[in-house]
């Protein structure tokens, strides 16, 4: 001087407080609870995963062919998520490693 992975700090979007059954608490009791659990619907993409396509390479019977490679904030919604908190892809800054 560079500066990807690591550390700290800050900034960070979207989507139903959804509907039921149970457990557990509070309550005489109806019922209530920002708790757990299962189940069903309807929904978000920016943990994480997964896909081909512009485009390359090789074959080849030369055919609208086959194989292969091919990022992503694109898409899919597998897992995550849908008051708050947590979490977040990313982006600043600080520092450390490491290279020249």
């Nucleotide at each position: 001087c560079g500066g990807g992975g690591c550390u700290u700090c800050u900034g960070g979007a979207g989507a139903g407080a959804g509907g039921u059954g149970g457990a557990u608490c509070g309550u005489c009791a109806g019922c209530g609870a920002u708790u757990c659990c299962g189940c069903c619907c309807a929904c978000c993409g920016a943990a994480g995963g997964g896909g081909a396509g512009c485009g390359g390479c090789g074959c080849c019977a030369c055919g609208c062919g086959c194989g292969c490679c091919u990022g992503a904030u694109c898409u899919c919604u597998c897992a995550g998520g849908u008051c708050a908190a947590a979490g977040g892809a990313c982006a600043g800054a600080a520092g450390g490693g490491c290279g020249g």

Glycine riboswitch aptamer from a Gammaproteobacteria bacterium, 100 nucleotides, folded computationally. It was read from a public genome assembly, where an Rfam model found it. Its mean pLDDT, the model's own confidence on a scale to 100, is 76. The model forms 90% of the base pairs in the Rfam consensus. Lineage of the source: Bacteria > Pseudomonadati > Pseudomonadota > Gammaproteobacteria.